[in-house]
């Protein structure tokens, strides 16, 4: 510098379940382990998705669906990308 084992040292921790925060999406904190080789950081790098919330257009049982937009908060455990980093068969 590449690419990770059925190695070893440790490492995070999906659902779910308490507890707080939060309109929400979802965040902490503890228990839990489905997973993870960055399942470490970065959401002011793209894109994607998930919330409200406001415009247009459609529908429609007259408030409802769907669909384009904008604008808010959010997911780093969607992807791609930045930036840092444990190991020691391997090449």
């Nucleotide at each position: 510098u590449a690419a990770g084992a059925a190695a070893a040292a440790g490492g995070c921790a999906a659902a779910c379940c308490u507890g707080c925060c939060g309109a929400a999406a979802g965040g902490c904190a503890g228990g839990g382990a489905c997973g993870c080789a960055a399942a470490g950081c970065c959401g002011c790098a793209g894109g994607g998705c998930c919330u409200u919330c406001c415009c247009c257009c459609a529908u429609u049982c007259c408030u409802u669906u769907g669909g384009g937009g904008g604008a808010u908060g959010g997911c780093a455990g969607c992807c791609u990308g930045g930036c840092c980093g444990c190991c020691g068969g391997u090449a």
Predicted 3D model of a 91-nucleotide RNA (c-di-GMP-I-GGC riboswitch aptamer) from a Clostridia bacterium. The prediction has a mean pLDDT of 84. NCBI's taxonomy places the organism under Bacteria, Bacillati, Bacillota, Clostridia.